[in-house]
């Protein structure tokens, strides 16, 4: 110094918190799709699934 394994304590799953559960990761695990691609278009705050916040549409006061 490199590798392998183990145990502990974390960490991440396209824009915030929080609870559940699932799956990944030891410097990784993640960092969204389409197109004619120096530009342009398109859905979501969730990996799921509830609840708030925030964003958006519609309609009532």
């Nucleotide at each position: 110094a490199g590798c392998c394994g183990c145990g502990a304590u974390g960490g991440g799953g396209a824009u915030g918190g929080a609870g559940u559960u699932c799956c990944c990761c030891c410097u990784a695990a993640c960092c969204g799709c389409c197109c004619u691609c120096a530009g342009g278009g398109c859905u979501g705050a969730u990996g799921a699934c509830u609840c708030c916040u925030a964003c958006u549409g519609c309609a009532u006061c």
The prediction has a mean pLDDT of 80.
The RNA shown here (Fluoride riboswitch aptamer (crcB RNA motif)) has 61 nucleotides and comes from an Alphaproteobacteria bacterium.
The sequence was found by an Rfam model in a public genome assembly.
Its Rfam family is "Fluoride riboswitch aptamer (crcB RNA motif)". Gene Ontology terms of the family: response to fluoride and positive regulation of gene expression.
The model forms 100% of the base pairs in the Rfam consensus.